[in-house]
About this RNA:
Predicted 3D model of a 504-nucleotide part of an RNA (small-subunit ribosomal RNA, 5' domain) from an uncultured bacterium.
Context: one part of a larger RNA
RNA sequence: GGACGAACGCUGGCGGCGUGCUUAACACAUGCAAGUCGAGCGGAAAGGCCCCUUUGGGGGUACUCGAGCGGCGAACGGGUGAGUAUCACGUGAGUAAUCUGCCCUUCACUUCGGGAUAGCCUUGGGAAACUGAGAUUAAUACCGGAUAUGACACCAUUCCGCAUGGGGUGGUGUGGAAAGAUUUUUUGGUGGGGGAUGUGCUCGCGGCCUAUCAGCUUGUUGGUGGGGUAAUGGCCUACCAAGGCUUCGACGGGUAGCCGGCCUGAGAGGGUGACCGGCCACACUGGGACUGAGACACGGCCCAGACUCCUACGGGAGGCAGCAGUGGGGAAUAUUGGACAAUGGGCGGAAGCCUGAUCCAGCAACGCCGCGUGAGGGAUGACGGCCUUCGGGUUGUAAACCUCUUUCACCUCGGACGAAGCGCAAGUGACGGUACGAGGGGAAGAAGCACCGGCCAACUACGUGCCAGCAGCCGCGGUAAUACGUAGGGUGCGAGCGUUGUCC
Numbered sequence: 001g002g003a004c005g006a007a008c009g010c011u012g013g014c015g016g017c018g019u020g021c022u023u024a025a026c027a028c029a030u031g032c033a034a035g036u037c038g039a040g041c042g043g044a045a046a047g048g049c050c051c052c053u054u055u056g057g058g059g060g061u062a063c064u065c066g067a068g069c070g071g072c073g074a075a076c077g078g079g080u081g082a083g084u085a086u087c088a089c090g091u092g093a094g095u096a097a098u099c100u101g102c103c104c105u106u107c108a109c110u111u112c113g114g115g116a117u118a119g120c121c122u123u124g125g126g127a128a129a130c131u132g133a134g135a136u137u138a139a140u141a142c143c144g145g146a147u148a149u150g151a152c153a154c155c156a157u158u159c160c161g162c163a164u165g166g167g168g169u170g171g172u173g174u175g176g177a178a179a180g181a182u183u184u185u186u187u188g189g190u191g192g193g194g195g196a197u198g199u200g201c202u203c204g205c206g207g208c209c210u211a212u213c214a215g216c217u218u219g220u221u222g223g224u225g226g227g228g229u230a231a232u233g234g235c236c237u238a239c240c241a242a243g244g245c246u247u248c249g250a251c252g253g254g255u256a257g258c259c260g261g262c263c264u265g266a267g268a269g270g271g272u273g274a275c276c277g278g279c280c281a282c283a284c285u286g287g288g289a290c291u292g293a294g295a296c297a298c299g300g301c302c303c304a305g306a307c308u309c310c311u312a313c314g315g316g317a318g319g320c321a322g323c324a325g326u327g328g329g330g331a332a333u334a335u336u337g338g339a340c341a342a343u344g345g346g347c348g349g350a351a352g353c354c355u356g357a358u359c360c361a362g363c364a365a366c367g368c369c370g371c372g373u374g375a376g377g378g379a380u381g382a383c384g385g386c387c388u389u390c391g392g393g394u395u396g397u398a399a400a401c402c403u404c405u406u407u408c409a410c411c412u413c414g415g416a417c418g419a420a421g422c423g424c425a426a427g428u429g430a431c432g433g434u435a436c437g438a439g440g441g442g443a444a445g446a447a448g449c450a451c452c453g454g455c456c457a458a459c460u461a462c463g464u465g466c467c468a469g470c471a472g473c474c475g476c477g478g479u480a481a482u483a484c485g486u487a488g489g490g491u492g493c494g495a496g497c498g499u500u501g502u503c504c
Stems, first nucleotide, its partner, number of pairs: 001504004006500005013371006019364002021329001026327003030324003035072003040069002043065002047063001048061005079282003089206007099198001103195008111145004121134005151174010180187002208254003215245003220242008257279004261272004284305005307318004335361001337360003343357001344355004374404004384395004408445001410440005418431001421428002448493005453474003459488005469476002
């Protein structure tokens, strides 16, 4: 000098764009953050409509729709960085050792049956959470049969490779599929091939400190058989062998999410990993599996633990490292806001519903950038202040005064783009009466902070008297202090200016 997610002191007019718990991965009141589909199903709690009515109510319809069965989603999106020195990450390969819902493409099929169960109804237990029994009913829920390219096993044959090996053709055997809905076009279901996307696994190389850590290791290293997985593999198991790693730093200890990037620097390098993007890990702490294409699952389940809450003491409920917000910690970090209008996501044929993702608004000079706080003229160089050699000098064209201008702010009027889309049409914007435009009045509402001994730009007076104090270093202060304090003046920067901290 530059930089910052900064803090502190003094000061503070406006706008645009960003950024905002770095500390306690501390504990959390309250609200919201994941639903949707009636074009899968039986239905009708509520509203609408129609009919009857003793005005209590009853019946129908399906415009709609609570609860339930069923499907898809809930594994995305959002948060955090505790753990992790690791194939976690980056980069480059491999998978002849893998899987992949929805999507695209292509081939073939979509056949015959069955028994339940929730809901509703009846009834029981419980304070509650919830739960038992009986009767009855449906499906794109569940189960069985038929058929089938393909799958698996064996045999024959052929082609190829990169070691294990891979591909094609034919035959035999084994066990295998489906679901309807809307009626108007359509849309779904099953099996197979290919693609796309995503994912798993393996390997080469790369990136911290410490030797006051020198030896470490028994599923350890390898093999065979078996199990397990989508899949390779000590991943697991039985047996066998005795191996494997290490001064090119094993093992141990400390610290740490990694990267694209960011800061600095001429570069080499050094530091760093906030925001944004990619990957990973975690979700009160520890463990476990279930469902599923995908989880060992933040707002799912089970067990244990700590903590909190309810209780009729028998038993239950909970998990903000989602968005706000509260307490606490701290030098320190925001609103219990608006809207789904746009973008994107889930479901749905669609309308649409949901969406604290997102888009906006609020707060904060926290940062960067822009603008303003007036312009021109104006000398008896006024008054006042300060200094003085008492002559004057300086503040200083500064003010007053004259002539102008009106950015920003304020007032009035007008007033968007973002709307593509969706909808038969009417219509549909949170931001927002915002941006912007026109008009109005009046210089009107808007300047501070640090420094002035040298480094380093800018000096005098008074007060103080090694005191009070200053100080980054050198050093100032003990009676004329340009170094302390105040004043006048000056210098620098300017809605900021200084200080502190950290990095180069």

The RNAcentral record of the full RNA draws on ENA and SILVA. Model confidence (mean pLDDT): 85 of 100.